[in-house]
């Protein structure tokens, strides 16, 4: 150097092909419940690497960047 795959919450993971309120698990807080803590019950919280285009709308298509993995040379 070509080439392919991939990046969404503190974790893991959907939604992309196919544009249309970012879904669920755990965690974290709070209440409940417990003599305390656990477990269980409600509730809360926080996420689309980065930059730029298309478009009424973009996680999601186009382009460049960055990182990680493979493959070729």
């Nucleotide at each position: 150097g070509g080439g392919g795959u991939u990046a969404u919450a503190g974790u893991c993971c959907a939604a992309c092909c196919a544009g249309g309120c970012a879904a669920g698990a755990c965690g974290a807080c709070u209440g409940g419940c417990u003599c305390c803590a656990g477990a269980c019950c409600a509730g809360u919280u926080g996420a689309u690497g980065g930059g730029a285009g298309u478009u009424c709308g973009a996680a999601u298509c186009u382009c460049c960047c960055u990182g990680a993995c493979c493959c070729c040379a």